[in-house]
Molecule: transfer RNA
Organism: Insectozyma corydali
RNA sequence: GCUACAUUAGCUUAAUAGGUAAAGCACCCGUUUUGUAAUCGGGAGAGUGUGGGUUCGAUUCCUACAUGUAGCA
Repeated sequence: GCUACAUUAGCUUAAUAGGUAAAGCACCCGUUUUGUAAUCGGGAGAGUGUGGGUUCGAUUCCUACAUGUAGCA
């Protein structure tokens, strides 16, 4: 330098042929216990790496850039 893939909540991952984002762990409140952990119930938390474009509508399609991983040179 070129190619491919990835980037979504504090962390790990979903969301497939476009229709206003889900779960586990963690966190907070309650339940339970002599007490802690565990269990059970509830709650808060991200508009999706950044900027553009297409579209009535974009996590999803196109494009540039950034970061990371792998391969090639």